Context: one part of a larger RNA
RNA sequence: GGAUGAACGCUGGCGGCGUGCUUAACACAUGCAAGUCGAGGGGCAGCGGGGGUGCAGGCUUGCCUGCACCUGCCGGCGACCGGCGCACGGGGUGAGUAACACGUAUGGAACCUGCCCGCCACAGGGGGAUAACCCGGGGAAACCCGGCCUAAUACCCCAUGCCGCCCGGACCGGGCAUCCGGACCGGGCGAAAGGAGGAAUCCGGUGGCGGCUGGGCAUGCGGCGCAUUAGCUUGACGGCGGGGUAACGGCCCACCGUGGCGACGAUGCGUAGGGGUUCUGAGAGGAAGGCCCCCCACACUGGAACUGAGACACGGUCCAGACUCCUACGGGAGGCAGCAGUGGGGAAUUUUGGACAAUGGGCGCAAGCCUGAUCCAGCUAUUCCGCGUGUGGGACGACGGCCCUCGGGUUGUAAACCACUUUAGUAGAGAACGAAAAGGAGCUAUCGAAUAAAUAGCUCUGCUGACGGUACUCUAAGAAUAAGCACCGGCUAACUACGUGCCAGCAGCCGCGGUAAUACGUAGGGUGCGAGCGUUAAUC
Numbered sequence: 001g002g003a004u005g006a007a008c009g010c011u012g013g014c015g016g017c018g019u020g021c022u023u024a025a026c027a028c029a030u031g032c033a034a035g036u037c038g039a040g041g042g043g044c045a046g047c048g049g050g051g052g053u054g055c056a057g058g059c060u061u062g063c064c065u066g067c068a069c070c071u072g073c074c075g076g077c078g079a080c081c082g083g084c085g086c087a088c089g090g091g092g093u094g095a096g097u098a099a100c101a102c103g104u105a106u107g108g109a110a111c112c113u114g115c116c117c118g119c120c121a122c123a124g125g126g127g128g129a130u131a132a133c134c135c136g137g138g139g140a141a142a143c144c145c146g147g148c149c150u151a152a153u154a155c156c157c158c159a160u161g162c163c164g165c166c167c168g169g170a171c172c173g174g175g176c177a178u179c180c181g182g183a184c185c186g187g188g189c190g191a192a193a194g195g196a197g198g199a200a201u202c203c204g205g206u207g208g209c210g211g212c213u214g215g216g217c218a219u220g221c222g223g224c225g226c227a228u229u230a231g232c233u234u235g236a237c238g239g240c241g242g243g244g245u246a247a248c249g250g251c252c253c254a255c256c257g258u259g260g261c262g263a264c265g266a267u268g269c270g271u272a273g274g275g276g277u278u279c280u281g282a283g284a285g286g287a288a289g290g291c292c293c294c295c296c297a298c299a300c301u302g303g304a305a306c307u308g309a310g311a312c313a314c315g316g317u318c319c320a321g322a323c324u325c326c327u328a329c330g331g332g333a334g335g336c337a338g339c340a341g342u343g344g345g346g347a348a349u350u351u352u353g354g355a356c357a358a359u360g361g362g363c364g365c366a367a368g369c370c371u372g373a374u375c376c377a378g379c380u381a382u383u384c385c386g387c388g389u390g391u392g393g394g395a396c397g398a399c400g401g402c403c404c405u406c407g408g409g410u411u412g413u414a415a416a417c418c419a420c421u422u423u424a425g426u427a428g429a430g431a432a433c434g435a436a437a438a439g440g441a442g443c444u445a446u447c448g449a450a451u452a453a454a455u456a457g458c459u460c461u462g463c464u465g466a467c468g469g470u471a472c473u474c475u476a477a478g479a480a481u482a483a484g485c486a487c488c489g490g491c492u493a494a495c496u497a498c499g500u501g502c503c504a505g506c507a508g509c510c511g512c513g514g515u516a517a518u519a520c521g522u523a524g525g526g527u528g529c530g531a532g533c534g535u536u537a538a539u540c
Stems, first nucleotide, its partner, number of pairs: 001540002004537001006536005013387004018382001020379001021345001026343003030340003035084003040081002043077002047075003050071010092298003102222006111215002116211007124158004134147005163190007171182004194203003224270003231261003236258004241253003273295004277288004300321005323334004351377001353376003359373001360371004390420004400411004424481001426476004434467001439461008484529005489510003495524005505512002
């Protein structure tokens, strides 16, 4: 000199882009953060409509109004069964991990892949349950038990099999061989679901191949401190056979062999998420890994599996433990390292805000619903950047302050005063982009007996903004509302007076202070930066 997720002191006008628990992976009140589909299903608790019955009122005597009850008939729909999602290009954290991670390169030898895209083939019969509901019972509750009824795109059986998998047979090619590849024959195993619509049609279903995407696996190389850690290892290293897996493999097991690693640092201990990158430096190098992006790991602590295309699963399950809460003492409930927020710790780090308008995600044919992802707003000089605190004139060089050789010097064109301007701020008006898709209408084409509907194309129309009455622009008045901080012995730009008297104090180094201190304290003056200026910390 640079740089920081900074903090502290003094000070502080505005705006923009960022950033914001580095400590206790400490404990958490409260709210929200994952739902959706009625075009899978049975139903009907609540709401609206229709229908029916009864009562009351009115009158035009068969209609209107009101109330009550019934009715799934319609719109819809709490709970329930079912599907998809909850395993995320989602959010958080960095505890663990020194290699199973990460980075980079290579590989198919031995793998899987829901939704999506392309292609091929199919969707034929039949069956038994169960939840909700209802009934009964237990319990303080959480919830549980029994009985009865019923549906499905839930479940099961049979059939079929393009195709896939398995077994057997003989053949061809390669190979010394276990074997590998190819085609053929025979046998066995493996599917399915319907819904909307009047229909046309649309949305779905099953098996397979290929693609896409994601993941799993293998191999080489690379990157930390201590040798005051020198030996380590028995599933350990390899083989054969088996089990297991989507798949290879001591991954696991039986048997056999005795190997394997190590001063090119094994093993142990300590520390640590890794990378892209960031800071610094002329570079070489050194330091760091906060925000953002990629990967990994974790979800109160430890362990385990279930479901599933995918988890050994942050807002799932089970077991154990610590802790907190409820309890009728029998038993139950919970997990903010999601967004806010609280306590605690700390030098230190924000609102219990708005909206799904945009982007993206889940579900849905769609309308749409959900989304603390996200987009915004709020707080913070925490960083960087921009703007302002006025401009011009103004000497007789005012007053005051300070110094003085008492002549004067300086503060100082500074002020007053005169003229002017109005950024920001204040008040008023005004108000774009972010939003064009979807939707609606028309026409054409296809289909159809046909209007309409569906799909595609074109044209027209046109809805939707949290931010926000914000930005921006215009108008009006008025210098009005806006300057501090550190330093002045040398390094190092900037000097005098008084006070103090090795005291009080200063200090980055050298060093100042013991009676004239440019070094302490105050004042005047000056120097440097400026909405900041200094200090501290750690880093180059």
Model confidence (mean pLDDT): 81 of 100. The part of an RNA shown here (small-subunit ribosomal RNA, 5' domain) has 540 nucleotides and comes from an uncultured bacterium. The full RNA is in RNAcentral, with records from ENA and SILVA.